[in-house]
Small-subunit ribosomal RNA, central domain from a metagenome, 348 nucleotides, folded computationally.
It matches the Rfam family "Bacterial small subunit ribosomal RNA". Rfam links the family to the GO terms structural constituent of ribosome and ribosome.
Context: one part of a larger RNA
RNA sequence: UUAGGUGUAAAGGGUAAGUAGGUGGAAAUGUAAGUCAGUUGUUAAAGGCAUCGCUUAAUUGGUGUAAGGCAAUUGAUACUGUAUUUCUAGAGUAAGGUAGGAGAAGACGGAAUUCCUGGUGUAGCGGUGGAAUGUGUAGAUAUCAGGAGGAACACCGGUGGCGAAGGCGGUUUUCUAUGCCAUUACUGACGCUCAAUUGCGAAGGUGUGGGUAUCAAACAGGAUUAGAUACCCUGGUAGUCCACACAGUAAACGAUAUACACUAGAUGUUGGGGGAGAUAAUCUUUCAGUGUCGUAGCUAACGCGUUAAGUGUAUCGCCUGGGGAGUACGAUCGCAAGAUUAAAACUC
Numbered sequence: 001u002u003a004g005g006u007g008u009a010a011a012g013g014g015u016a017a018g019u020a021g022g023u024g025g026a027a028a029u030g031u032a033a034g035u036c037a038g039u040u041g042u043u044a045a046a047g048g049c050a051u052c053g054c055u056u057a058a059u060u061g062g063u064g065u066a067a068g069g070c071a072a073u074u075g076a077u078a079c080u081g082u083a084u085u086u087c088u089a090g091a092g093u094a095a096g097g098u099a100g101g102a103g104a105a106g107a108c109g110g111a112a113u114u115c116c117u118g119g120u121g122u123a124g125c126g127g128u129g130g131a132a133u134g135u136g137u138a139g140a141u142a143u144c145a146g147g148a149g150g151a152a153c154a155c156c157g158g159u160g161g162c163g164a165a166g167g168c169g170g171u172u173u174u175c176u177a178u179g180c181c182a183u184u185a186c187u188g189a190c191g192c193u194c195a196a197u198u199g200c201g202a203a204g205g206u207g208u209g210g211g212u213a214u215c216a217a218a219c220a221g222g223a224u225u226a227g228a229u230a231c232c233c234u235g236g237u238a239g240u241c242c243a244c245a246c247a248g249u250a251a252a253c254g255a256u257a258u259a260c261a262c263u264a265g266a267u268g269u270u271g272g273g274g275g276a277g278a279u280a281a282u283c284u285u286u287c288a289g290u291g292u293c294g295u296a297g298c299u300a301a302c303g304c305g306u307u308a309a310g311u312g313u314a315u316c317g318c319c320u321g322g323g324g325a326g327u328a329c330g331a332u333c334g335c336a337a338g339a340u341u342a343a344a345a346c347u348c
Base pairs, nucleotide, nucleotide: 003320004319005318006317007302008301012316014200015199016198017197021193022192023191025087026086027085028084029083030082031081033080034079035076036075037074038073039072040071041070042069043068048065049064050063051062052061090190091187092186093185094184095183096181097180098179099178102176103175104174105173106172107171108170109153114148115147116146117145118144119143120142124135125134161168162167205246206245207244208243209242210241215239219235220234221233222232257315258314259313260312261311262310265293266292267291268290269289270288271287272286273285274284275283276282297304298303321348322347323346330341331340332339333338
């Protein structure tokens, strides 16, 4: 480079915005760059093809010639490009409804754990497979009342909802953003995808300053055991929480990139709309999500199956035997931990 792939065999970037690039709806006119056709020139000889000659063949020699390339020129105009004009089916804007744990900041609430104070009360409590460490006559555990403080929000709660992903759940206020539905009006291809770049990005980790109820790496003790640097138990510091900054990774998973179009159905459920019905129950229909089953088709099989892994189009990322290795070296980034990029020898 070509080709074939990318749910589970190697392979979809964690996710979004988006530049260059690639690609792109309908109609008309111009142009003629790509495209197509003709002509001319050129493309050494040998070679290829046709044919003639040496008695034949091969060899050799003569003559003619094709295809393709390049250049010039004359035309064609369906498609692509380009210029202008127009359109509304893509895309968007406005007006009307509607849904939601979407985001940010503030305020408030009740259970529970722990601790403190006081009352009642007395010998245990706690913990385990069984124990012990631990805790308690300086009065614990239990129970009642009051208080402090931090963190998390039972029930509702649901293959239910929202968000690009990470993720989001007590109540309420303010601010911000989004989706969906229906009807018109408007803009008029403004679209799709996307190297580079930029934003966001669980948990754990890092820095500074707070906070610290619970839980709990490390650590200490008690057990278990041949040992036990573990599993179990009693404690317990970072951390877990907040603010600001860094870090940039996960089985960041649907292990399934994004957008558009087409291709049997059945049955749940969420948010809208239309019709029937009595303004109801209910039935029916149509959009947008979210599940289960399943036809054709696909698949190595498992399975997927209008939420495709079916049939096509556009674009990007990635893969090319196992190990060595997501390592070394170099470079970039980082306070560090480390991250990103990323080989080879050798070996099977």